This is a predicted structure of a 146-nucleotide RNA (c-di-AMP riboswitch aptamer (ydaO/yuaA leader)) from Aneurinibacillus danicus. Its mean pLDDT, the model's own confidence on a scale to 100, is 75.
RNA sequence: CUGCAUAUUUGGCCUAAUCCUGGAGCAUCCGGGAGCGGAGGACCCAUUCUUUUGGGGUUAAUCCUUAUAUUAUUAAGGAGGGAUGAAAAUUUCUCUUUCGCCAUCCUACCCGUCAGCUAACUUCGUCGGCUAAAGCGAAGGAGGUC
Numbered sequence: 001c002u003g004c005a006u007a008u009u010u011g012g013c014c015u016a017a018u019c020c021u022g023g024a025g026c027a028u029c030c031g032g033g034a035g036c037g038g039a040g041g042a043c044c045c046a047u048u049c050u051u052u053u054g055g056g057g058u059u060a061a062u063c064c065u066u067a068u069a070u071u072a073u074u075a076a077g078g079a080g081g082g083a084u085g086a087a088a089a090u091u092u093c094u095c096u097u098u099c100g101c102c103a104u105c106c107u108a109c110c111c112g113u114c115a116g117c118u119a120a121c122u123u124c125g126u127c128g129g130c131u132a133a134a135g136c137g138a139a140g141g142a143g144g145u146c
């Protein structure tokens, strides 16, 4: 100097999954509140269908084609959907939003024969997983200064 691995701190990212607070036998357990997110649930409306070819829900995460196994939970490809890309820069200063191209990455689970929408109302969740690397352009907004 370079590479790999581990740990800690800080910063950053995905996700609804963050913040405040009480008690206890206190590195954990039991609560409460706010915020964020989900489900059930009338009239009206919708469906004139549906009912083992079961049906339905959360999530961006579904569908199609090919191949191989008896069936795909396997592999590849395509379509669709989603996420990330610091600083700088389009602009004299500060903060900040969006779009295009390009690159990379992307599911798993649940209910249990049952649920359309849905006010009141009822009810549940608030986990987990990554990262130290960093592309190119464009259109704005707010504030300040002259």
Base pairs, nucleotide, nucleotide: 010132011131012130013129014128018034019033020032021031022030023029024028035126036125037124038123039122040121045116054114055111056110057109058108062079063078064077065076066075067074081106082105083104084103085102093143094142095141096140097139098138099137100136101135